[in-house]
RNA sequence: CCAGACGGCCGGGCAGCCGCUGGUGGCAGGCUUGCCUGUCGCUGGAGGAAAGUCCGGGCUCCAUGGAAACAGGGCGGCGGGUAACGCCCGCCCGGCGAGAGCCGAGGGAAAGUGCCACAGAGAGCAGACCGCCAGCCGCUUGCGGCUGGUAAGGGUGAAAGGGUGGGGUAAGAGCCCACCGCGGGGGCGGUAACGUCCCUGGCAUGGUAAACCCCGCCCGGAGCAAGACCGAGUAGGGGGCGCGCAUGGGCCGUUUCCAGCCUGCGCCCCGGGUGUGUCGCGUGAGGGCUCCCGCGAGGGAGCUCCCAGAGGAAUGGUUGCCGAUCCCAGCAAUGGGGGAACAGAACCCGGCUUACAGGCCGUCUGGUCAU
Numbered sequence: 001c002c003a004g005a006c007g008g009c010c011g012g013g014c015a016g017c018c019g020c021u022g023g024u025g026g027c028a029g030g031c032u033u034g035c036c037u038g039u040c041g042c043u044g045g046a047g048g049a050a051a052g053u054c055c056g057g058g059c060u061c062c063a064u065g066g067a068a069a070c071a072g073g074g075c076g077g078c079g080g081g082u083a084a085c086g087c088c089c090g091c092c093c094g095g096c097g098a099g100a101g102c103c104g105a106g107g108g109a110a111a112g113u114g115c116c117a118c119a120g121a122g123a124g125c126a127g128a129c130c131g132c133c134a135g136c137c138g139c140u141u142g143c144g145g146c147u148g149g150u151a152a153g154g155g156u157g158a159a160a161g162g163g164u165g166g167g168g169u170a171a172g173a174g175c176c177c178a179c180c181g182c183g184g185g186g187g188c189g190g191u192a193a194c195g196u197c198c199c200u201g202g203c204a205u206g207g208u209a210a211a212c213c214c215c216g217c218c219c220g221g222a223g224c225a226a227g228a229c230c231g232a233g234u235a236g237g238g239g240g241c242g243c244g245c246a247u248g249g250g251c252c253g254u255u256u257c258c259a260g261c262c263u264g265c266g267c268c269c270c271g272g273g274u275g276u277g278u279c280g281c282g283u284g285a286g287g288g289c290u291c292c293c294g295c296g297a298g299g300g301a302g303c304u305c306c307c308a309g310a311g312g313a314a315u316g317g318u319u320g321c322c323g324a325u326c327c328c329a330g331c332a333a334u335g336g337g338g339g340a341a342c343a344g345a346a347c348c349c350g351g352c353u354u355a356c357a358g359g360c361c362g363u364c365u366g367g368u369c370a371u
Stems, first nucleotide, its partner, number of pairs: 001367010012322007020045012047342001051353002054351005059223004064259007072219005077091005092106001093104004107214002112212002114208003129154002131150009162180006181203001182201008227279003237270007248263004286305008326337004
C1' cells in the first nucleotide's frame, strides 16, 4: 500500500432574531392564603434506534394462605454475569474458511409410536436388477438356460445394515488382521461440558424429536385507557336490625388435601361511576470521572451532576457563515453545483430484532514492496 475480519464511537456545526413547552426567581393583581392570572428575567427541552411490541423485569390492580398432582405454555452443551431473561460473557463440541474469524432450537433415536415422497430389486423382522462364482444341462467352444452361493463392483436414492487397506475365498463377506469409528470398563487433566491414554467387545445402534413423546428446569392474570383523589342520586360494596337455613354453595387454569373466611331476603345508615380536572409522572436496577477486583460479561468504593415530561399532544420557524459524502469538468492540483441518512418520546428500565447517507478510532488476518 492492497484485500479482509472483529469491536467501539459519532451521526451536520456556530451565531442572531421570533415562537412553543416544563421548571424557577422578581414585580403587579385576584381571592377560597396557597394557588391563579399578567409581565420581566434565568434555565431544561427527542433517539441510537424514541420503531417493531418479540422476550425479561419494576410499578399498579384483581385473587384468603399453604402443599401435591394434572393440564397448558416456554426453555435446553458447560460454567459464570444479572433484579430477571429466550439476553450477555468465557469455554467445550460440530460445521465452514488459507487465516483473522463466522455459523449452530447444541438434552434424549440401543423407552415406545408415527413418518421416510420420487426413483429403486430392496427404505426397516432389509434386499438381489445388472454383475461375480460353483454345479448341472444344451449346443454353434464361448455363449444360453436351470439350481444354488455372494453382497466386493455397477445402478437408484437425501439415506442401502460401520469406513480404508491387507489377508482369505470358487466368488465373497468382521470371515480374520491393522488403523479409524462405535459400545463397555478404567487411569490422568479440567469446577464442568469435554479432552487424552490404556484395556476390552468383531459390531450390536439407518435417519427424523422447530413429529407425538421422554427427561430436567421455569411460569397466576391483566395492563398507565394500570390505578388513586375531588364529585349529587341509581347498581355493586360495608355496618346494624328483623326473617330464613346449610353433611350445601363460594373464595381467579383444573382437581385433591389441610387451615381460614364469606353467605339468602327486607328496611335503615355509611359510602359509592367520568377517555374531563388533579395525582400516578420524572432521584432512577440513573449519567459522568477516578481507583480497585475480574480474561470477560460485570461487581465494589470515592467524588460529582440533576439531564424532556406534553396531553389533539411542545421540541419549531427564519437569517447569516461554515459545511462531508454526492453530481459535473479535469491526468492531477483544483474549479463549479448542491446542502445531510433512518427516523421522532407518551409509565419506566434491561435486552433482542429491524431501518440508517456518511464519518472517526482501535485490535487482528492474508498478500506485496522496502529496510

This is a predicted structure of a 371-nucleotide RNA (Bacterial RNase P class A) from Henriciella sp. Its Rfam family is "Bacterial RNase P class A". Rfam describes the family as follows. Ribonuclease P (RNase P) is a ubiquitous endoribonuclease, found in archaea, bacteria and eukarya as well as chloroplasts and mitochondria. The source organism's lineage runs through Bacteria, Pseudomonadota, Alphaproteobacteria, Hyphomonadaceae and Henriciella. The sequence was found by an Rfam model in a public genome assembly.